[in-house]
RNA sequence: UACACAGAUGGGGAAGAGACCCGCAUCGCGGGCACCGAAGGUGCAAGCCUCGCCAGCCUGUGCAGGCCGGAGGCGAAACUCUCAGGUAAAAGGACCCCAUCUGGCCG
Numbered sequence: 001u002a003c004a005c006a007g008a009u010g011g012g013g014a015a016g017a018g019a020c021c022c023g024c025a026u027c028g029c030g031g032g033c034a035c036c037g038a039a040g041g042u043g044c045a046a047g048c049c050u051c052g053c054c055a056g057c058c059u060g061u062g063c064a065g066g067c068c069g070g071a072g073g074c075g076a077a078a079c080u081c082u083c084a085g086g087u088a089a090a091a092g093g094a095c096c097c098c099a100u101c102u103g104g105c106c107g
Base pairs, nucleotide, nucleotide: 005103006102007101008100009099010098011097012096013095018033020032021031022030023029024028034087035086036085040083041081043079047074048073049072050071051070054069056067057066058065059064
């Protein structure tokens, strides 16, 4: 110097579900019922780690060691929950694409 990858900024795309009912100081807020998952957040499978009382099995003369049940911890998602958020348009929006910059980057 360059790639993968990550981040920031700008541009483009981007789903779902009542313009429901009541009240008010009415582009909104509060309450009620119904509903959605794609800001954020919760939960966990395999696997890994730790413990080691007890049961079983294996090695072993024995001490002991190992395996498997057991307990605890870590543990992903567009899965799950619906706390938060949302249910005309606008806004927001996981994620995807493009451009620039930065990290990667040291030699």
A computed fold for a 107-nucleotide RNA from an Anaerolineae bacterium, annotated as Glycine riboswitch aptamer. Taxonomically the source falls in Anaerolineae (Bacteria, Bacillati, Chloroflexota). Its mean pLDDT, the model's own confidence on a scale to 100, is 79.